[in-house]
RNA sequence: AUUGAAAAUAGCAAACUUAUCGAAAGGUAAGGACGCAAAGCUAUGAGUCUAAAGCGUGUAUAUGUCAUGAUCGUCAAGCUGCCAAUU
Numbered sequence: 001a002u003u004g005a006a007a008a009u010a011g012c013a014a015a016c017u018u019a020u021c022g023a024a025a026g027g028u029a030a031g032g033a034c035g036c037a038a039a040g041c042u043a044u045g046a047g048u049c050u051a052a053a054g055c056g057u058g059u060a061u062a063u064g065u066c067a068u069g070a071u072c073g074u075c076a077a078g079c080u081g082c083c084a085a086u087u
Stems, first nucleotide, its partner, number of pairs: 001086004011036002016031006034073001040079003044076003047071003054065004
């Protein structure tokens, strides 16, 4: 530097359940393992989700729109890292 077939050490933890925060999406903690060789970190680009506040429509219940919210376990990009094999 490339790769992740076999092996080993260490690690993360989907769904679901409980508690809690949040308007929601979702987050956090514990339990739990579907999976993960970056499922480590950063919302930088795209995507996706949500729509409280704002704005629009409506007499009104309501409804449309919008990220400033969320997602890195959607993809890309940047930064960093364990083990092994090959060069």